[in-house]
This record gives sequence, structure tokens and C1' cells, in this order.
RNA sequence: GCUGGGGUGGCCGAGUGGUUAGGCGACAGACUGCAGAUCUGUAGAUCGGGAGUUCGAAUCUCCCCCCCAGCU
Repeated sequence: GCUGGGGUGGCCGAGUGGUUAGGCGACAGACUGCAGAUCUGUAGAUCGGGAGUUCGAAUCUCCCCCCCAGCU
């Protein structure tokens, strides 16, 4: 330099145009002498950055950044 894959809550991770699944963790409550385990509930997502298309974009298009693999 070329090709392919990837970047989504604190962490892991699903999501191919209309409501961002789920798990772990956090917080509150129940339980307990206290804690843990268990159960219930709550909060938390500029979806790597920018622009464009669209009534509507995590999702489609373009440019850029970063990570991984292969090729040279």
C1' cells in the first nucleotide's frame, strides 16, 4: 500500500430503515443478627468522528480515525 472483518451502556454482546434484546456489574427494596446467595424493581446507549440520502438511520452512501486477520 491492497483486501476482508470489526468499533453499540461501566464490561460482554444482539440488533440489515420506524420501540437499541439479553447477560454481568451499579443502585433501591424484600429476605438476613450482618453479609453472601436468591427474588423484585430502577437508572444508564452522542451506537468511533463528520457529511449525505430519507418523513424517519446503529442499520444505506461518502470521507476520516482506531483495532484484528490476510496479501504484497